This is a predicted structure of a 476-nucleotide part of an RNA (small-subunit ribosomal RNA, 3' major domain) from Sphingomonas oligoaromativorans. It was read from a public genome assembly. Lineage of the source: Bacteria > Alphaproteobacteria > Sphingomonadales > Sphingomonadaceae > Sphingomonas. Rfam family: Bacterial small subunit ribosomal RNA. Its family is annotated with structural constituent of ribosome and ribosome in the Gene Ontology.
[in-house]
Context: one part of a larger RNA
C1' cells in the first nucleotide's frame, strides 16, 4: 500500500422480487464437439467460444484431399538475346491446366534515324512466392470489467522509511455531480455539456411532395392554390426558470401551475488510469525461424455438405384468443441499369411470354396481423408439417456428391416439456409482416423499419457483479 474473509457499516444495477414471454421435452435449420474419412482447411474455448470469423463452400470461393502437370515461376525489379504484342479463327490429343498443328488482319509512343521506352518469347542469375511455425517477440484492429466512477499529478504538510494527505468526513446526485467542513491549495484524464436522432412551434422555399377555398376529372386528373401534409435548411424552445413546502439561509429534493415537452425529455455516437502474457501471424503490416523441382504455382474431380451421439443458439409447432375459406382497409426504412419491372396474357401454381414507365419524392419493389361473413366442435382432427414418392418452374458451362421454388400424393414426432435456466420496466416484451447488405442462384441466420401492443416492481432479508468507508490476515 494493496488483494482477500462463508467481517462490518452505506449504495447501486432486470441481481433478486412482482410480473409476461421463453429455453431445457418434439421435428426441422445452423454452430460446436466426438467419431468417421484420402481428405472432412485453419482459427474462436467459463462469464467475454458454439446462426463466432462465414454480409450467403454446387465450380470458383479453398487455405484440405487424390491424381495429372509446372519450376525465375500466377506477381515485382534489374541483365543478355530474338521479336511485335495481340484480336478473328479453326482443328487434333487431353478431364482439364497444357501441348502440337493452323486461317485472316495487324505493330504502338519519342527520335538528333545511331537508339530508347512500353509489351511478348527464350536464357542464366539475384530473387520471387508460402493462408508454413511463434498473437509467449510484436504494430494495428477488436473482446472484457463498463458507460461502471473512477484514475491520476505539482506544490505544500505529515511520516526514518514505504507512504499518507488532497480523493477521508456531514449532506446530495445518474455521476470524485455539487455544496459545506477539514493541512491542504490547485490541475489533468473521465463525468456532464458541446456532435446526430426522435417529439413541439417559427421562418425560408414549394417539386417529382400535399389540396381547404373556386373550376374540372374515372383519377390531385388538369387549371390553380402555398393554407394543411411532407419534404429540407436556418431558427426558437427547458434552465428546478416560477409559486409552494423541505433543509443548514446551501447543494438539492417534493409537489404545483404553466407547456408539445419537466427535473439527464426518448434513443444513439462517444468507453479514463488499468486487467485477462484475452483474441487475431488465416485482413493487413512486421522480427525471428522454418521450405525453395516445393511447405510455391496451375488444372480436374472429391471434401469442407460424412453421422451411433453430445451441448449451444434458433425456427416451426402442439391449436379454437386458433385453423380453413370468402370479401376488404392501413406503413415505414431501404433497393433499382443488363437493374427494378407496371398493365395485359397463358399457366392450378412456381413461374414464362410481351414489354409501358424509371438513373426515380415522378416509374417501381410493396404488406402481414386487424376488421366482416361462413365454416370446423376438441379429435393426433380441416391442428401440425417432418419425411418420402412424383411431375414441374428458376439460375447457372454445370444442381449425382449438394441449390432454392411450385403442384399432386404421403402425412412422422409433438397433448406446453424433469432438474435447471435466459430475456425484458414501455412504445419496451410480446406478436405481425417489410427492407437491406451479401449474393448468378440460395437466409429460420445478421442489420435496419414499420404495424398492434400489455403485465409488474411491496421492497432490498437473500443470489450474482460493481462502488464508497472500514476493520482482520501467517497472502503479495
Nucleotide at each position: 500500500u494493496g488483494a482477500c474473509g462463508g467481517g462490518g457499516g452505506c449504495c447501486u444495477g432486470c441481481a433478486c422480487a412482482a410480473g409476461c414471454g421463453g429455453u431445457g421435452g418434439a421435428g426441422c435449420a445452423u454452430g460446436u464437439g466426438g467419431u468417421u474419412u484420402a481428405a472432412u482447411u485453419c482459427g474462436a474455448a467459463g462469464c467475454a467460444a458454439c446462426g463466432c470469423g462465414c454480409a450467403g463452400a454446387a465450380c470458383c470461393u479453398u487455405a484440405c484431399c487424390a491424381g495429372c502437370g509446372u519450376u525465375u515461376g500466377a506477381c515485382a525489379u534489374g541483365g543478355c538475346a530474338g521479336g511485335a504484342c495481340g484480336a478473328c479463327u479453326g482443328g487434333c490429343a487431353g478431364a482439364g491446366a497444357u501441348g502440337c498443328c493452323u486461317u485472316u488482319c495487324u505493330u504502338c509512343c519519342c527520335u538528333u534515324c545511331g537508339g530508347g521506352g512500353a509489351c511478348c518469347u527464350g536464357c542464366a542469375c539475384a530473387c520471387a512466392g508460402g493462408u508454413g511455425c511463434u498473437g509467449c517477440a510484436u504494430g494495428g484492429c477488436u473482446g472484457u470489467c463498463g458507460u461502471c466512477a473512477g484514475c491520476u499529478c505539482g506544490u505544500g504538510u505529515c511520516g526514518u522509511g514505504a507512504g499518507a494527505u488532497g480523493u477521508u468526513g456531514g449532506g446530495u446526485u445518474a455521476a470524485g455531480u455539487c455544496c459545506c467542513g477539514c493541512a491542504a491549495c490547485g490541475a489533468g484524464c473521465g463525468c456532464a455539456a458541446c456532435c446526430c436522432u426522435c417529439g413541439c412551434c417559427u421562418u425560408u422555399a414549394g417539386u417529382u411532395a400535399c389540396c381547404a377555398u373556386c373550376a374540372u376529372u374515372c383519377a390531385g386528373u388538369u387549371g390553380g392554390g402555398g393554407a394543411c401534409u411532407c419534404u429540407a435548411a436556418a431558427g426558437g424552445a427547458a434552465c428546478c426558470g416560477c409559486c409552494g413546502g423541505u433543509g443548514a439561509u446551501a447543494a438539492g429534493c417534493c409537489g404545483g401551475a404553466g407547456g408539445a415537452a419537466g427535473g439527464u425529455g426518448g434513443g444513439g455516437a462517444u468507453g479514463a488510469c488499468g486487467u485477462c502474457a484475452a483474441g487475431u501471424c488465416c485482413u493487413c503490416a512486421u522480427g525471428g525461424c522454418c521450405c525453395u523441382u516445393a511447405c510455391g504455382c496451375g488444372c480436374u474431380g472429391g471434401g469442407c455438405u460424412a453421422c451411433a451421439c453430445a451441448c449451444g443458439u434458433g425456427c416451426u409447432a402442439c391449436a379454437a384468443u386458433g385453423g380453413c375459406g370468402a370479401c376488404u382497409a392501413c406503413a415505414g426504412u431501404g433497393g433499382g441499369c443488363u437493374g427494378c419491372g407496371a398493365a395485359c396474357u397463358c399457366g392450378c401454381g412456381a413461374g414464362g411470354g410481351u414489354g409501358a414507365g424509371c438513373u426515380a419524392a415522378u416509374c417501381u419493389c410493396c404488406a402481414a396481423a386487424a376488421g366482416u361473413c361462413g365454416u370446423c366442435u376438441c379429435a393426433g382432427u380441416u391442428c401440425g408439417g417432418a419425411u418420402u414418392g412424383u411431375u414441374c418452374u428458376c439460375u447457372g458451362c454445370a444442381a449425382c456428391u449438394c441449390g432454392a421454388g411450385a403442384g399432386c400424393a404421403u402425412g412422422a414426432a409433438g397433448g406446453c416439456g424433469g432438474a435447471a435456466u435466459c430475456g425484458c420496466u414501455a412504445g419496451u416484451a410480446a406478436u405481425c409482416g417489410c427492407g437491406g447488405a451479401u449474393c448468378a442462384g440460395c437466409a429460420u441466420g445478421c442489420c435496419g423499419c414499420g404495424g398492434u401492443g400489455a403485465a409488474u416492481a411491496c421492497g432490498u432479508u437473500c443470489c450474482c457483479a460493481g462502488g464508497c468507508c472500514u476493520u482482520g490476515u501467517a497472502c503479495a

Its mean pLDDT, the model's own confidence on a scale to 100, is 83.